[in-house]
RNA sequence: GCUAGGGUAGCUCAGUGGCAGAGCAGUCGUUUCAUAAGCGACGUGUCGUGGGUUCAAAUCCCACCCCUAGCA
Numbered sequence: 001g002c003u004a005g006g007g008u009a010g011c012u013c014a015g016u017g018g019c020a021g022a023g024c025a026g027u028c029g030u031u032u033c034a035u036a037a038g039c040g041a042c043g044u045g046u047c048g049u050g051g052g053u054u055c056a057a058a059u060c061c062c063a064c065c066c067c068u069a070g071c072a
Stems, first nucleotide, its partner, number of pairs: 001071007010024004018055001026042005048064005
């Protein structure tokens, strides 16, 4: 340099046009003499950046940035 895949919550990831979610972690409550475990509740995220298409974009298109793999 070329090709492919990826970038969404603290972490691991889902979501392929119509209100942004799950698990884990975290916080609060409950329970206990106390801690852990259990149980209940709690998400304020510029969806990598900038444009475009659309009534409507995490999702489709273009450019760029970053990560991974392969080729050279």